[in-house]
Bacterial RNase P class A, 364 nucleotides, folded computationally. The prediction has a mean pLDDT of 76. The sequence is in RNAcentral, with records from ENA. A source record names the gene rnpB. Of the family's consensus pairs, 95% are formed in the model. Rfam family: Bacterial RNase P class A. Rfam classes the family as a ribozyme.

RNA sequence: AAGGACGGCCAGGCGGCCGCGUCACCCCCAGGGGUGCCGAGGAACGUCCGGGCUCCGCAGGGCAGGGCGGUUGCUAACGGCAACCCGGCGAGAGCCGCGAGCCAGUGCAACAGAGAGCAGACCGCCGCCCGAGCUUCGGCCCGGGCGGUAAGGGUGAAACGGUGCGGUAAGAGCGCACCAGUGGUCCCGGUGACGGGGCCGGCUAGGUAAACCUCGCCCGGAGCAAGUCCAGACAGCGCGCGGCCGGCCCGGCCCAUGCGCGCGGGUAGGACGCUAGAUCAGGUCGGCGACGGCCUGGCGAGAUGGAUGGUCGCCACCACGCCCAGGCGUGGGACAGAACCCGGCGUACCGGCCGUCCUCGCUC
Numbered sequence: 001a002a003g004g005a006c007g008g009c010c011a012g013g014c015g016g017c018c019g020c021g022u023c024a025c026c027c028c029c030a031g032g033g034g035u036g037c038c039g040a041g042g043a044a045c046g047u048c049c050g051g052g053c054u055c056c057g058c059a060g061g062g063c064a065g066g067g068c069g070g071u072u073g074c075u076a077a078c079g080g081c082a083a084c085c086c087g088g089c090g091a092g093a094g095c096c097g098c099g100a101g102c103c104a105g106u107g108c109a110a111c112a113g114a115g116a117g118c119a120g121a122c123c124g125c126c127g128c129c130c131g132a133g134c135u136u137c138g139g140c141c142c143g144g145g146c147g148g149u150a151a152g153g154g155u156g157a158a159a160c161g162g163u164g165c166g167g168u169a170a171g172a173g174c175g176c177a178c179c180a181g182u183g184g185u186c187c188c189g190g191u192g193a194c195g196g197g198g199c200c201g202g203c204u205a206g207g208u209a210a211a212c213c214u215c216g217c218c219c220g221g222a223g224c225a226a227g228u229c230c231a232g233a234c235a236g237c238g239c240g241c242g243g244c245c246g247g248c249c250c251g252g253c254c255c256a257u258g259c260g261c262g263c264g265g266g267u268a269g270g271a272c273g274c275u276a277g278a279u280c281a282g283g284u285c286g287g288c289g290a291c292g293g294c295c296u297g298g299c300g301a302g303a304u305g306g307a308u309g310g311u312c313g314c315c316a317c318c319a320c321g322c323c324c325a326g327g328c329g330u331g332g333g334a335c336a337g338a339a340c341c342c343g344g345c346g347u348a349c350c351g352g353c354c355g356u357c358c359u360c361g362c363u364c
Base pairs, nucleotide, nucleotide: 002359003358004357005356006355007354008353009352010351012315013314014313015312016311017310018309020039021038023036024035025034026033027032028031041335045346046345048344049343050342051341052340053223054222055221056220065219066218067217068216069215070084071083072082073081074080085099086097087096088095089094100214101213105212106211107208108207122153123152124149125148126147127146128145129144130143131142133140134139161179162178163177164176165175166174180204181203182201183200184199185198186197187196188195189194227272228271229270230269236263237262238261239260240259241258242254243253244252245251279298280297281296282295283294284293285292286291317332318331319330320329321328322327323326
């Protein structure tokens, strides 16, 4: 210097004018006006997971249903994250893995192929028998039949370990040596996943569980339109209250369906929930790390038809063009946007900056 791997950060700055929302103050006070402070993001997004919070349900346990799946940790929790293990890829830094179990059972597999599940004889190889031919009479060769054979060819994504020697009519873990795997057992290292080694058994086993299923672990439901409060009105319910029979009680009649008090579901209205919290920034300590402890400081939107915008100037940045010292001109600035709050994941994004590491070339 080039190419690459990983991680982190920024998402234009300042000023003028106009405009919007909450809050505080002031002025007219029906409703407006003025001043001041503050006013989106790294993803506020998708709503895919997990939690806080709220209401409902719930003795305990089980069934059904759903989710998760190497190990050890982190965390409030997780399907997230960290470190490590195993497998795969890469020359390397590193990256990828929906990474339990198909020697419990059941199921599935196109095409090709003779045969696809404890399979298979198409070609080939070998033996015996029959027939034709040739012969130097030892045999050779052709065709047919019956058997043996999984070493070779061929098909396939996949054909029942690999190499060699022995063995055999030809062959075969049929026997042996080595290698690979696997089961059992023992030892060593590690918290563990797992790794290394010794001995024994020829044991040699296909794939698929985002197929049913099995094993282990986890999970009650709904969601801020949750939920709570306030005042008034209406329906409804309960209690009390009227006039006459001279007064009182019982009883009867009449009027009226009214008045007072209390309760009062739901909708609409207003308020709370509402933003100070697993919070943010800096420092320090522990830890490989995710993360945690302590100290100091900060408060940075809270709308409810839903504000956070527009324009101009200067500077900075990028791209292109021109002269190419340096400037000039044109164009560009993305994705997106709170609505109870957090932790993640995933996805989108004009561009730019920084750090660590790898490989190669050149020079010293």